[in-house]
Annotation: Predicted 3D model of a 71-nucleotide RNA (transfer RNA) from Rummeliibacillus stabekisii. The sequence is in RNAcentral, with records from ENA and Rfam. RNAcentral records the identical sequence in 2 taxa. It matches the Rfam family "tRNA". By type it is a transfer RNA. The source organism's lineage runs through Bacteria, Bacillati, Bacilli, Caryophanales and Rummeliibacillus. The coordinates come from a structure-prediction model, not an experiment, and the mean pLDDT is 84.
């Protein structure tokens, strides 16, 4: 310098163009003499920027990031 995967909540994952799901975590609750555990209620995310579409986490583009490959 080229090519190729990948960026979603604090962390690890879901969603093949139509309500953004869950788990662990955190907060209050319950329960205990008390502390775990347990049960209920809440928290809180689509890397930024265009674009196509009636509608985009999905499709195209550009940018930044990680990772890997070749030179």
């Nucleotide at each position: 310098g080229c090519c190729g995967a990948c960026u979603u909540a604090g962390u690890u994952u879901a969603a093949u163009g139509g309500c953004a799901a869950a788990a662990c975590g955190g907060u209050g609750g319950u329960c205990u003499c008390g502390u775990a555990a347990u049960c209920c209620a809440c928290u809180g995310a689509u890397a930024a920027g265009a674009g196509u579409u009636c509608g985009a986490u999905u499709c195209u583009c550009u940018u930044a990031g990680u990772c890997g490959g070749c030179a």